RNA sequence: AGUUGAAAAAGGCAAACUAUUCGAAAGAAUAGGGCGCAAAGGACUGGGUCUAAGGCAGGAAACUGUUAAGAUUGCCAGCCUACCGAC
Numbered sequence: 001a002g003u004u005g006a007a008a009a010a011g012g013c014a015a016a017c018u019a020u021u022c023g024a025a026a027g028a029a030u031a032g033g034g035c036g037c038a039a040a041g042g043a044c045u046g047g048g049u050c051u052a053a054g055g056c057a058g059g060a061a062a063c064u065g066u067u068a069a070g071a072u073u074g075c076c077a078g079c080c081u082a083c084c085g086a087c
Stems, first nucleotide, its partner, number of pairs: 002087004012037002017032006035074001041080002045077003048072003054067005
């Protein structure tokens, strides 16, 4: 340096749920809490999925359909970085 593993050691993160806040929503943040994770570290490059404020279409209306530039990195792939061990 590369590949690989998570047995050990040192550690790390934190699902569901609850409280508060933000958001139209999906969801996010903080605190508690631990389902789990060898990248469950980072960032949306590509895709998937979720939501539909606003837009478009229909309708007398209620509403319905559709649409991402919104969200998801603990959905997948790719990219960047990283502790310990083995080869």
Molecule: c-di-GMP-I riboswitch aptamer
Organism: Candidatus Atribacteria bacterium UBA6794